[in-house]
RNA sequence: AGGCGCGUAGCUCAGUGGGAGAGCGCUUCUCUGACGCGGAAGAGGUCGGCGGUUCGAUACCGCCCGCGCCUA
Numbered sequence: 001a002g003g004c005g006c007g008u009a010g011c012u013c014a015g016u017g018g019g020a021g022a023g024c025g026c027u028u029c030u031c032u033g034a035c036g037c038g039g040a041a042g043a044g045g046u047c048g049g050c051g052g053u054u055c056g057a058u059a060c061c062g063c064c065c066g067c068g069c070c071u072a
Stems, first nucleotide, its partner, number of pairs: 001071007010024004018055001026042005048064005
């Protein structure tokens, strides 16, 4: 320098055009002598950035940034 993949909640990830989600973690309540487990409720997201396409973009296209792999 070029090619490929990935970037979504604190962590690990799903979601591939119209509702932003799961598990774990966190908070409150319950349970217990207490902790843990169990039960109930809840908080937490500029979906990496900027443009484009579209009635509508987390998703499709381009560029950039970051990480990983490959080639030279």
Molecule: transfer RNA
Organism: Oligoflexia bacterium